[in-house]
RNA sequence: UAGAUCCUUCAGGGUAGGUGAGAUUCCUAACCGGCGGUAUAGCCCGCGAGCCGAAAGGUAGAUCUGGUUGAAUUCCAGAGCCGACAGUAAAGUCUGGAUGAGAGAAGGAGAGU
Numbered sequence: 001u002a003g004a005u006c007c008u009u010c011a012g013g014g015u016a017g018g019u020g021a022g023a024u025u026c027c028u029a030a031c032c033g034g035c036g037g038u039a040u041a042g043c044c045c046g047c048g049a050g051c052c053g054a055a056a057g058g059u060a061g062a063u064c065u066g067g068u069u070g071a072a073u074u075c076c077a078g079a080g081c082c083g084a085c086a087g088u089a090a091a092g093u094c095u096g097g098a099u100g101a102g103a104g105a106a107g108g109a110g111a112g113u
Base pairs, nucleotide, nucleotide: 002113005109006108007107008106009105010104015029016028017027018026030093031092032083033082034047035046036045037044042081043080050059051058052057063079064078065077066076067075085096086095087094
């Protein structure tokens, strides 16, 4: 220095107006983006949460065009798109399961070698 294993902490964001008896749910406009990989990613690859299931396990969203570059569906310019379940006037943004779970991140201890 590496290191099986163990411990601790951390680990999701976002609304105004209009109509209406009633809507942060409709309409208009706005706003938000977990973790790892890779040239910096909500929409490329994978993971987690979610959903189904007694379990094993299964399942689920969305991007193009141009430019720069050795290299970018990640940067820049432009135009788009997507968002679990339950509740409720139909919900990515409200309330709830959730003081939960968790991909993982940081720190610490550390056998044998």